Notes:
The part of an RNA shown here (small-subunit ribosomal RNA, 5' domain) has 533 nucleotides and comes from a metagenome. Model confidence (mean pLDDT): 85 of 100.

[in-house]
Context: one part of a larger RNA
RNA sequence: GAUUGAACGCUGGCGGCAUGCUUAACACAUGCAAGUCGAACGAGAAAGUGGGCUUCGGCCCGCGAUUAAAGUGGCGGACGGGUGAGUAACACGUAGGAAUUUUUCCUGAAGUGGGGGACAACUCCGCGAAAGCGGAGCUAAUACCGCAUAAUCUCUACGGAGCAAAGCAGGGGAUCGCAUUUCGGUGUGACCUUGCGCUUUAGGGUGAGCCUGCGGCGGAUUAGCUUGUUGGUAGGGUAACGGCCUACCAAGGCGACGAUCCGUAGCCGGUCUGAGAGGACGAUCAGCCACAUUGGGACUGAGACACGGCCCAAACUCCUACGGGAGGCAGCAGUGGGGAAUAUUGGACAAUGGGCGCAAGCCUGAUCCAGCAAUGCCGCGUGUGUGAAGAAGGCCUGCGGGUUGUAAAGCACUUUCAGUAGAGAAGAAAUGCUCAAGGUUAAUACCCUUGAGAGUUGACGUUACCUACAGAAGAAGCACCGGCUAACUCUGUGCCAGCAGCCGCGGUAAUACAGAGGGUGCAAGCGUUAAUC
Numbered sequence: 001g002a003u004u005g006a007a008c009g010c011u012g013g014c015g016g017c018a019u020g021c022u023u024a025a026c027a028c029a030u031g032c033a034a035g036u037c038g039a040a041c042g043a044g045a046a047a048g049u050g051g052g053c054u055u056c057g058g059c060c061c062g063c064g065a066u067u068a069a070a071g072u073g074g075c076g077g078a079c080g081g082g083u084g085a086g087u088a089a090c091a092c093g094u095a096g097g098a099a100u101u102u103u104u105c106c107u108g109a110a111g112u113g114g115g116g117g118a119c120a121a122c123u124c125c126g127c128g129a130a131a132g133c134g135g136a137g138c139u140a141a142u143a144c145c146g147c148a149u150a151a152u153c154u155c156u157a158c159g160g161a162g163c164a165a166a167g168c169a170g171g172g173g174a175u176c177g178c179a180u181u182u183c184g185g186u187g188u189g190a191c192c193u194u195g196c197g198c199u200u201u202a203g204g205g206u207g208a209g210c211c212u213g214c215g216g217c218g219g220a221u222u223a224g225c226u227u228g229u230u231g232g233u234a235g236g237g238u239a240a241c242g243g244c245c246u247a248c249c250a251a252g253g254c255g256a257c258g259a260u261c262c263g264u265a266g267c268c269g270g271u272c273u274g275a276g277a278g279g280a281c282g283a284u285c286a287g288c289c290a291c292a293u294u295g296g297g298a299c300u301g302a303g304a305c306a307c308g309g310c311c312c313a314a315a316c317u318c319c320u321a322c323g324g325g326a327g328g329c330a331g332c333a334g335u336g337g338g339g340a341a342u343a344u345u346g347g348a349c350a351a352u353g354g355g356c357g358c359a360a361g362c363c364u365g366a367u368c369c370a371g372c373a374a375u376g377c378c379g380c381g382u383g384u385g386u387g388a389a390g391a392a393g394g395c396c397u398g399c400g401g402g403u404u405g406u407a408a409a410g411c412a413c414u415u416u417c418a419g420u421a422g423a424g425a426a427g428a429a430a431u432g433c434u435c436a437a438g439g440u441u442a443a444u445a446c447c448c449u450u451g452a453g454a455g456u457u458g459a460c461g462u463u464a465c466c467u468a469c470a471g472a473a474g475a476a477g478c479a480c481c482g483g484c485u486a487a488c489u490c491u492g493u494g495c496c497a498g499c500a501g502c503c504g505c506g507g508u509a510a511u512a513c514a515g516a517g518g519g520u521g522c523a524a525g526c527g528u529u530a531a532u533c
Base pairs, nucleotide, nucleotide: 001533002532003531004530006529007528008527009526010525013380014379015378016377017376018375019373020372021338026336027335028334030333031332032331035075036074037073040072041071048063049062050061051060052059053058082291083290084289092215093214094213095212096211097210100208101207105204106203107202108201109200110199111198112197113147115145116144122137123136124135125134126133127132153162154161155160167196168195169194170193171192172191175190176189177188178187179186180185217263218262219261224254225253226252229251230250231249232248233247234246235245236244266288267287269285270281271280272279273278293314294313295312296311297310316327317326318325319324344370346369347368348367352366353364354363355362356361383413384412385411386410393404394403395402396401417474419469420468421467422466427460433453434452435451436450437449438448439447477522478521479520480519481518482503483502484501488517489516490515491514492513498505499504
């Protein structure tokens, strides 16, 4: 000199864009942060409202209702969000590899036949303070289980053997069946057709798992380490190779090119500095990894050994009828504590994205916004011109004057920003609706694609931007002035009080202490401290 996620002191007008627990991975009150689908399924309230009856207590029917709550089932809760404790390791970076898997998605091939028995919800009974639990009975399905069929799928001794599925919704001219009929029809099914699904399989895409070369900390006052250890055979296990695991056999394997041990640490793109080489660091943003009170375990699933799932153990907190139960903010806010130190228990799903759904839509503390903080960077303002009687006052003085100083006052202007009032974009494109064309189809239904049209949707928001109004009106401090280092005099003090980054000042004329006048440097900041180069 540059820099910082900074803090402290004094001071403080506005805006834009960023950033904001670096310490206790300490403990957490409260609210919210993951749901959704009725176009898979059974069942199905209430408030309110309309009508009827009434012994005025109420009762019944319809709408509400394609509803709410709960349940079975599907998909998603493995993403998104947080933190950096652990980890010196194939964890990360980079370059390769083969023995794997991949829900959803895209492209292709084939199929989707026919049956069965349950369990929740519900009803009844019981136990318990509660959390909750048990028994009996009823029931549906895209839940569950056989049968059939099946290969390019799996296994194979190459003869063969084995393995699947589910329906739901929309539309329909003729024909047929059933129910109902006021004999006009109506409803429902067969049948045809469309969309979304379901099953098997091939290829792709995406994600994930595994292996290897090389690379990046300190200590030798750590020199030897290792028994599933190193290799083989056989088996088990896994999606997959492999001592991953087991049995047997051999005695190997690593190490001064630093094994082992100890300490420290998430890694990287990058950030800071520097002419570079290098050094230091790894906040925000992006990639990977690890963790979710501590330790262990598996279940489900395409995917977890799972932050807001389960089980066990431990510590802690809470409830308890003492028998037993409940909990996990390193999600967003917020509280206590620690600390020099770090924000609101805010708004909205309008946009972007995610989950579910055919869709409408619902959910989303992701996200987008707002609030707080000069924490940082950038921009703007605190007026402009004129004005010598060089006013008054202050300070100095050699008493003549000098300086503050065109500074002020005065005169003439301007109105950025802030204030008040008005006007006012863009962020919104859609989905859905209507119409047309094309595709599909027996079809002018339905559905899909494309185009056109009308209309709806804004948290921010009293938005940005613009216009008008008034008046210089509301807006400057901080550090320093001995040398380094830009900037000097007076008074007080008298080795005292004090200053100080280094050299050093202060013991009676101190440009070095304290105050004043003046000056210098930066400026909504300025200094100090800490830290890095």